[in-house]
């Protein structure tokens, strides 16, 4: 300077805003107890949510035993699939700008730019 790998998914939480719900305030109705506006600088529900945040299930990788396949062969040895068990699953500072939809955000551009 290149290439290639550092998995997927659910489920929760840092966090976010206001599309619904609900709360507040006010106006209108007043048989029904509802309707219209304002407020996210309303705690909440619903709803979005972390590459660097958690648990969990798979995959992936190595090892052990098995169990099949086919070459080989002199008594072997290695090989490819399968099942089961064990272990690995690491590190990781990060703007500013855009995007999505109701909005917003640690979401997405992004393990980007840029830094050590």
């Nucleotide at each position: 300077g290149a290439c290639g790998a550092a998995g997927u998914u659910u489920u929760c939480u840092a966090g976010g805003g206001u599309u619904c719900c609900g709360u507040a305030u006010g106006u209108c109705a007043a048989u029904c107890u509802g309707a219209c506006a304002u407020a996210g600088u309303c705690u909440g529900g619903u709803c979005c949510g972390a590459g660097a945040g958690a648990a969990a299930a798979c995959a992936c990788a190595u090892a052990u035993g098995u169990a099949u396949c086919a070459g080989a062969u002199u008594u072997g040895c290695g090989g490819a699939u399968g099942c089961a068990u064990a272990u690995g699953c690491a590190c990781a500072c990060g703007g500013a700008g855009g995007g999505a939809g109701a909005a917003a955000a640690g979401c997405c551009c992004g393990g980007g730019a840029g830094a050590g």
Predicted 3D model of a 116-nucleotide RNA (Guanidine-I riboswitch aptamer) from Bacillus atrophaeus. Its Rfam family is "Guanidine-I riboswitch aptamer". Rfam describes the family as follows. This family represents a conserved RNA structure found upstream of the ykkC and yxkD genes in Bacillus subtilis and related genes in other bacteria. NCBI's taxonomy places the organism under Bacteria, Bacillati, Bacillota, Bacillaceae, Bacillus.